This is a predicted complex of two RNAs, RNase P RNA and transfer RNA, with 421 nucleotides together. It holds a member of the Rfam family "Bacterial RNase P class A". It is annotated as a ribozyme. Model confidence (mean pLDDT): 78 of 100.
[in-house]
């Protein structure tokens, strides 16, 4: 000095003029009522307002309805070995294959002596076998057998190659999603068609269509079947209203800082912190000044440093909430490592 | 916001389940019939499957991941 490999942080900063969401904040106004409170609107004013990924929705979970009730089946995942975690298909350590010259990167890495299936073209031959040369043995001299080569071709007889082919094995999963789901409130034509129940049997009524008890079957109850439990109504279509409010909804496997444990992942203990919450859906715009990167320009030439002038500061925005993985990302910094030139 | 598909010449499709030459119809070209035109006949052209990886001997077809479209779902009786 130049290629690289790992793992980490950050991803603008200040002021000013405007504009929007939200608040157990404050005042001030106007309504309203259960009237020295209380709610509701509005104005000021003060607080407070996106990520590293809010994105894919690709796994895993919490919540919340569905009889997650048992048992079987169907489906769906997972896959060296240990360990971490509420859980994972997620991280960690380790063997192993492969990839790099290395620092390190990648593996869906159980089983084709259970059974099916597939193996294009090439080849004698694709699992059913034997073509062409050579050798050795047998011999009925036509051939058989064993062995070794040569080709093909991914694979050549060898318990051949595929399981991201069916399957086997171990193991793990119940759906369905906040438009979950719950509560108030206003509206209607509280409808029309069409399927399936409310069984048999008794008992009483009866306008003989049928109703009511009782029994106990049988539609349906979030994949399907049987058992066992509920319960009188359910399932599809077309039409009709509504287009409102509140909860759910912000403390949560949080996060930060320090000790201890443990190769790590992660675990414990102790102090400290509160940090959006909309429903046509906020967190914007503008303008100066500054950081950072590029380019140009001038003073003889050449570098460095300033200086001046132009351009550029991604990638994307929350939507019930965590955990991971994956994708997109101008450009700046820290930290350990490797490998090649050269100097001393 | 959740939930489901779909992508192959110019256009509308088929082929993916069971992996092995990428095909079917209008459409185009170009000849041929015709006085010309259409219709008809022959002849060909033109995709490597939305895009990357990957498993495999070999991938439109199996898996991953990513673009893009397009549909469905409010609540009451």
């Nucleotide at each position: 000095g130049g290629a690289g490999g790992c793992g980490g942080u950050c991803g603008g900063a200040u002021g000013g003029c405007u504009g929007c969401g939200c608040g157990u904040c404050g005042u001030c106004g106007c309504g309203a009522g259960u009237c020295c409170c209380u709610c509701g609107c509005g104005g000021c004013g003060c607080g407070u307002g996106a990520g590293g990924a809010a994105a894919g929705u690709c796994c895993g979970a919490g919540c919340u309805c569905c009889u997650c009730a048992g048992c079987g089946c169907a489906g769906g995942g997972u896959a060296g070995c240990g360990g971490g975690c509420a859980a994972c298909a997620c991280c960690c350590g380790u063997c192993c294959g492969c990839c790099g010259c290395g620092a390190g990167g990648c593996g869906a890495g159980g089983a084709c002596c259970a059974g099916u299936g597939c193996c294009a073209c090439a080849g004698u031959g694709a699992c059913g076998a034997u073509g062409c040369c050579g050798g050795c043995u047998c011999c009925u001299c036509g051939g058989a057998g064993c062995c070794g080569g040569a080709g093909u071709g991914a694979a050549a007889c060898g318990c051949g190659g595929c399981a991201a082919a069916c399957u086997c094995u171990a193991c793990c999963c119940g759906g369905a999603g906040c438009a979950a789901g719950g509560c108030c409130a206003a509206a209607u034509a509280g409808g029309a068609g069409g399927g399936c129940g409310c069984a048999a049997c008794c008992c009483g009524g009866u306008u003989c269509g049928c109703c009511g008890g009782g029994g106990g079957a049988g539609a349906g109850g979030u994949g399907c079947g049987c058992u066992g439990c509920c319960c009188a109504g359910c399932c599809c279509u077309c039409g009709g209203g509504u287009c409102g409010g509140c909860c759910g909804c912000a403390u949560g496997a949080g996060c930060c800082g320090u000790c201890g444990g443990g190769c790590a992942a992660c675990c414990g203990g102790c102090g400290a912190c509160c940090u959006a919450g909309a429903u046509g859906g906020a967190u914007g715009g503008c303008c100066a000044u500054c950081g950072c990167c590029g380019c140009g320009a001038g003073a003889c030439c050449c570098a460095g440093u300033g200086u001046c002038g132009c351009g550029g500061u991604a990638c994307a925005g929350a939507a019930c909430u965590c955990g991971g993985c994956u994708u997109a990302c101008a450009g700046a910094c820290c930290g350990c490592c490797u490998c090649c030139c050269u100097g001393a | 916001c959740g939930g489901g598909g779909c992508g192959u010449g110019g256009c509308g499709c088929a082929g993916u389940u069971u992996g092995g030459u990428a095909g079917c119809g209008c459409g185009c070209a170009u000849c041929g019939u015709u006085c010309g035109g259409g219709a008809c006949g022959a002849u060909g052209a033109g995709g490597u499957c939305g895009g990357a990886g990957g498993u495999u001997c070999a991938a439109a077809u199996c898996c991953u991941c990513u673009c893009g479209c397009c549909c469905c779902g409010a609540c009451c009786a």